Record summary:
The RNA shown here (SAM riboswitch aptamer (S box leader)) has 112 nucleotides and comes from Clostridium tagluense. The model forms 97% of the base pairs in the Rfam consensus. The sequence is in RNAcentral, with records from Rfam. The source organism's lineage runs through Bacteria, Bacillota, Clostridia, Clostridiaceae and Clostridium. Rfam family: SAM riboswitch aptamer (S box leader). Gene Ontology term of the family: regulation of gene expression.

RNA sequence: UUCUUAUCGAGAGAAACUGAGGGAUUGGCCCGAUGAAGUUUCAGCAACCACAUGUUAUUAUUUGCAUGUAAGGUGCUAAGUCCAUCAGAACAUUGCUUCUGAAAGAUGAGUG
Numbered sequence: 001u002u003c004u005u006a007u008c009g010a011g012a013g014a015a016a017c018u019g020a021g022g023g024a025u026u027g028g029c030c031c032g033a034u035g036a037a038g039u040u041u042c043a044g045c046a047a048c049c050a051c052a053u054g055u056u057a058u059u060a061u062u063u064g065c066a067u068g069u070a071a072g073g074u075g076c077u078a079a080g081u082c083c084a085u086c087a088g089a090a091c092a093u094u095g096c097u098u099c100u101g102a103a104a105g106a107u108g109a110g111u112g
Base pairs, nucleotide, nucleotide: 001112003110004109005108006107007106008105013042014041015040016039017038021031022030023029026084027083028082043077044076045075048073049072050069051068052067053066054065055064057062081104085102086101087100088099089098090097091095
């Protein structure tokens, strides 16, 4: 980097160094010298991988589901993925509305 698949309304930050940007992209709207991004250390969240127990289907490898654990591999710790775009629907005054799906993106697991 390609493709497949699952999830994305919850949760969780301090210090040191440094010094102007950051929130993917475009627009908006925000955050930022009361210190952005980055690096390091420590802490935390969560439960994708992992592990345990129960259960389901299978001849079996194994599969699905439920509950639990947090030592390890990732990830994450402003705002719903900060908001939007496209298609469809609902409400009943035409919109600062709501819902469903798609697209885009992020993360995990697998894959060429």